[in-house]
């Protein structure tokens, strides 16, 4: 400085499924496990999009609405081993 096309080892991470605990939910955490993943590390008020709706507005009812989340959806910073 570049790259994920293959294949090794070495360590990293950790999807659903089930148990536990928070939560209105979305989900988050902890175990168990290992779909996958060369950024699956970091970023969520100040880039796009999703997901929820306590609570608030509203309605005959059905809705809207993030102040709650999701980075393992795209972006956006940073960068190890390899390999070239």
């Nucleotide at each position: 400085a570049a790259g994920a096309a293959u294949a090794u080892u070495u360590g990293g991470c950790a999807a659903a499924c089930c148990c536990g605990a928070u939560g209105a939910a979305a989900a988050u955490c902890g175990g168990c496990g290992g779909c996958g993943c060369a950024a699956a590390g970091c970023u969520a008020a100040a880039g796009g999009g999703g997901c929820u709706a306590a609570a608030u507005u509203g309605u005959a009812a059905g809705a809207a609405u993030a102040u709650g989340c999701c980075a393992g959806c795209c972006a956006g910073c940073u960068g190890c081993a390899c390999u070239u």
The RNA shown here (c-di-GMP-I riboswitch aptamer) has 84 nucleotides. Of the family's consensus pairs, 94% are formed in the model. The coordinates come from a structure-prediction model, not an experiment, and the mean pLDDT is 77. Its Rfam family is "c-di-GMP-I riboswitch aptamer". About the family: GEMM was predicted in a large-scale screen for bacterial structured RNA regulatory elements.